[in-house]
């Protein structure tokens, strides 16, 4: 200098002021029937989104077991919990910095492997290589060639995503783990590591193709629904009709099903129909909370101390106008610097994203604008 | 706010266990007819909503987005 890696981290989400509003809280005053006025301080997000995971909370009266179903899947740790996060192991990619991975079991069983190909799952002979027999032919002979038939061979060609270890040497009629060396693999022992696993040795010529984001097996975990959950209040009616099972060891409920236990009472369940009003209060925002520091840890994170209170509105507020300033872009018979590309200034115009809380948290994923901060690698050049 | 389902040609729908994406209507061309319709013959038209993954191979399996549709209160 060029090309990259860190698919990094932090902060903000245009700013300030004035005027006019919106909204809920506290206080004061006036009214006390609803309330009204003033003052004070509060008022969207990093994703409030998708609703993809995990919880809190609430209801299903409550507890236990089986089956079904679902989720997860290398190891260790973090966490309230997780499919999240951190650190490692193994595999893959890259010259490298570094990045990626849903990564248990295919030696429990079942299933699938289209087309092509000879053969696709207790393998297989199309071309081919070797050999034997017969017929023919050439030749003096050895033998060669053509055709037919029998046998050996998995080395070469060809097909395929995949053809039953790879490379090399020996060996053989030709070949082949047939034998040997190295690599790979199975089994096994020692050592290191909490573990995944690694490493060293012995042994076995190699048995065991791939697919489980196919069924399945193994291990671990899981009750269901969701704030339109639910509690209290107010209002209103036809407490109507049809059907199922029942009227006491039976039936119904136990938010998949069965058993046991439990509860209910002559009822109970489902559907249709009817009514109320698009109601009020609570749930509702102080929470696994934020910020700063200490200590421990590689880290995720945890401990301790201090400090702060930060929307709670349902036809659902969080806004509008003006002025000044900021950042970026475009333009200029403008100014300065420069040979020039251009840079700086000034002026004019424009733009300033994605997006809007709705019970609350922890994650993931997706959308999106700007500013700041590094460190590392490879190649080339110069010293 | 919450929950569930769905997406294949212009429209309505198929596609067995993952193995060449098809049918009807519509459209275009030709024939028939004086002309049109009917009818006959031929043809075109697909990023299977988008992207990624598993697999030799994906409309179908898995993940993430995008679009569309449906349902919900209380009383008795």
């Nucleotide at each position: 200098u060029u090309a990259g890696a860190c698919a990094g981290g932090u902060u903000c989400a245009c700013g300030u002021g004035a005027u006019c509003g919106c909204u809920g809280g506290u206080g004061u005053g006036c009214a006390u029937u609803c309330g009204c006025a003033c003052a004070c301080g509060g008022g969207a997000g990093g994703a409030a989104a998708g609703u993809c995971c995990g919880a809190g909370c609430u209801u299903c009266a409550c507890a236990g077991g089986g089956c079904a179903g679902g989720a997860u899947g290398c190891c260790a740790g973090g966490u309230a919990a997780c499919u999240c996060c951190u650190g490692g192991u193994g595999g893959g990619g890259g010259c490298g910095a570094c990045c990626c991975c849903g990564a248990g079991g295919a030696a429990a069983g079942u299933g699938c492997c289209a087309c092509a190909g000879a053969a696709a799952g207790c393998a297989a002979a199309c071309c081919g290589c070797c050999u034997c027999g017969c017929c023919g032919u050439c030749g003096a002979a050895a033998g060669g060639c053509c055709g037919c038939g029998g046998g050996g061979c998995a080395a070469g060609g060809g097909u395929g995503a995949a053809a039953g270890g790879g490379u090399g040497a020996g060996g053989u009629a030709a070949g082949a783990g047939c034998u040997c060396a190295c690599c790979g693999g199975g089994c096994u022992g020692g050592c290191g590591g909490c573990a995944a696993c690694g490493u060293c040795g012995g042994u076995c010529g190699c048995a065991c193709g791939g697919c489980a984001a196919a069924c399945c097996c193994c291990a671990u975990c899981c009750g269901a629904a969701g704030c339109a959950a639910g509690a209290c209040g107010a209002a209103a009616u036809a407490g109507g009709g049809a059907g199922g099972c029942g009227c006491a060891g039976a039936g119904g409920g136990u938010g998949g099903u069965c058993c046991c236990g439990c509860c209910c009472a002559a009822g109970u369940c489902u559907c249709c129909g009817g009514g109320u009003g698009a109601c009020g209060u609570c749930g509702c925002u102080c929470g696994a909370g934020g910020c700063c520091g200490u200590u421990g840890g590689c880290g995720a994170c945890a401990u301790c101390g201090g400090u702060c209170c930060c929307a709670g509105a349902c036809g659902a507020a969080u806004g509008a106008u003006c002025a000044c300033g900021g950042u970026c872009c475009a333009c200029g018979u403008c100014u300065c610097g420069g040979c020039g590309a251009c840079g700086a200034g000034c002026g004019u115009g424009g733009a300033c994203a994605c997006a809007g809380a709705a019970c609350u948290c922890g994650g993931c994923u997706u959308a999106c604008g700007a500013a700041c901060c590094c460190u590392c690698u490879a190649a080339c050049c110069a010293c | 706010g919450g929950a569930u389902c769905u997406g294949u040609a212009g429209c309505u729908c198929a596609a067995u266990c993952g193995g060449c994406a098809g049918a009807g209507c519509a459209c275009c061309c030709g024939g028939u007819u004086c002309u049109u319709a009917c009818c006959c013959g031929g043809g075109a038209g697909g990023u299977u909503g988008a992207g990624g993954g598993u697999u030799c191979g994906a409309u179908g399996c898995c993940c993430u987005c995008c679009g569309g549709a449906u349902c919900c209160a209380c009383c008795a």
Molecule: RNase P RNA; transfer RNA
Organism: Polyangiales bacterium